Record summary
Predicted 3D model of a 94-nucleotide RNA (c-di-GMP-I riboswitch aptamer) from a Gammaproteobacteria bacterium. Its mean pLDDT, the model's own confidence on a scale to 100, is 80. The sequence was found by an Rfam model in a public genome assembly. Of the family's consensus pairs, 95% are formed in the model. Rfam family: c-di-GMP-I riboswitch aptamer. About the family: GEMM was predicted in a large-scale screen for bacterial structured RNA regulatory elements. The source organism's lineage runs through Bacteria, Pseudomonadati, Pseudomonadota and Gammaproteobacteria.
RNA sequence: GACUUUCCAGGGCAAACCCGCCGCGAGGCGGGGACGCAAAGCCUCCGGUCCGUGAGCCCGCCUGGCCGGGCCCGCGGAUAGCGGGGUUGCCGGC
Numbered sequence: 001g002a003c004u005u006u007c008c009a010g011g012g013c014a015a016a017c018c019c020g021c022c023g024c025g026a027g028g029c030g031g032g033g034a035c036g037c038a039a040a041g042c043c044u045c046c047g048g049u050c051c052g053u054g055a056g057c058c059c060g061c062c063u064g065g066c067c068g069g070g071c072c073c074g075c076g077g078a079u080a081g082c083g084g085g086g087u088u089g090c091c092g093g094c
Stems, first nucleotide, its partner, number of pairs: 003093002012037002017032006035081001041087003045084003048079007056071005
């Protein structure tokens, strides 16, 4: 330095759920708590999914307006524990 690895050692992280706070929301932060994770450390570059919003189209109700739902595109946001990618790291073996 590259590859590989948990039946070694020291350990690390923390799902759901609960409480408090922030946010229109997805969700985030702190505490509790462990479903799991050899990168479940970090980064939104690519795809997915989710949220908000604007326009267009379709449907429903209605006298009309308003309102509700769906599809699609743009913009903004979320998810790194959805996957790909980038990058850094512990132990052991070769």